RNAcentral holds the sequence, with entries from ENA. The RNA shown here (Bacterial large signal recognition particle RNA) has 264 nucleotides and comes from a Dehalococcoidia bacterium.

RNA sequence: UCGUGCUAGGUGGGGAGCCAGCGCUGCCCUGUACCCGAAAUGCGCGAUACGCGGGGCUGAAUUCCCACUCGAGGUCCCAUACUUCGGAGACUGCGACCAUCAACCGGCGUUGAAGGCUGGGUCCUGCGCGGCGAAGCGCUUCGAACCGGGUCAGGCCCUGACGGGAGCAGCCCUAAGGAGUCAGCCUCGGGUGACGCAGGGAUGCCUGGCCUGAGCCGGGGGGUACAAGCAAGCCCGCGGCCAAGAUCGACAGUGGGUGCACGA
Numbered sequence: 001u002c003g004u005g006c007u008a009g010g011u012g013g014g015g016a017g018c019c020a021g022c023g024c025u026g027c028c029c030u031g032u033a034c035c036c037g038a039a040a041u042g043c044g045c046g047a048u049a050c051g052c053g054g055g056g057c058u059g060a061a062u063u064c065c066c067a068c069u070c071g072a073g074g075u076c077c078c079a080u081a082c083u084u085c086g087g088a089g090a091c092u093g094c095g096a097c098c099a100u101c102a103a104c105c106g107g108c109g110u111u112g113a114a115g116g117c118u119g120g121g122u123c124c125u126g127c128g129c130g131g132c133g134a135a136g137c138g139c140u141u142c143g144a145a146c147c148g149g150g151u152c153a154g155g156c157c158c159u160g161a162c163g164g165g166a167g168c169a170g171c172c173c174u175a176a177g178g179a180g181u182c183a184g185c186c187u188c189g190g191g192u193g194a195c196g197c198a199g200g201g202a203u204g205c206c207u208g209g210c211c212u213g214a215g216c217c218g219g220g221g222g223g224u225a226c227a228a229g230c231a232a233g234c235c236c237g238c239g240g241c242c243a244a245g246a247u248c249g250a251c252a253g254u255g256g257g258u259g260c261a262c263g264a
Base pairs, nucleotide, nucleotide: 001264002263003262004261005260006259009058010057011056012030013029014028015027021045022044023043024042034055035054036053037052064257065256066255067254068253069252073248074247075246076245082240083239085237086236087235091233092232093230094229099224100223101222104220105219106217107216108215115211116210117209118208119207120206121205122204123200124199125198126197127196128195129193130192132189133188134187136185137184138181139180140179141178142177148173149172150171151170156165157164158163
């Protein structure tokens, strides 16, 4: 050095989770890796904890062990940016209403704006006048079987007679009272008046006169201030996502290490 037979070892590993801790069953990654049985109200352990029971295969190297590199993936942390949802309303932004400004547009204005002075109306009070309404007076008319009046036919009574008396009906008239009328008189009243007089008040509106002489209005648009409100920005909170960092790390790569017996 080669051959044969063995042995240690290997026959997947890793992450999170579970657990006081370790391993396994369950999940995920890697990627191909012997089979059977039990395992979450779990199974098996003891820092010598990287499974338990049974059966195979391989075997000192492509395959076992160690170190380094690379690095799928997981976990922790998750700033900043972005973002779902919720909140707030100081600030930026938008902003109804109200106020104000005037160099824009429009309208009015030398056929006279604004202002000043002075009147009238509208308003209030009192008086008057008118109108309307009510009551009364007035006027007209009706109105008494007897118990109102006048005249009283007939009839009745008195009387010798002349004559006288009371008096029903009728007719006329009237009282109380009723009805009507309202031209008249008087009193009272008001949701009364294109009325008159006197006084007052208000300066809102309309309007006259005089002075003066160029502005006035705020409809549109705009500016300013205030501001109900909105919530895009900004701010706050629970989350999501992501970079960086930390940590574990499969697969892969490089280097190194690894036994016994016999024979040639």

Rfam family: Bacterial large signal recognition particle RNA. Rfam classes the family as a non-coding RNA gene. NCBI's taxonomy places the organism under Bacteria, Bacillati, Chloroflexota, Dehalococcoidia.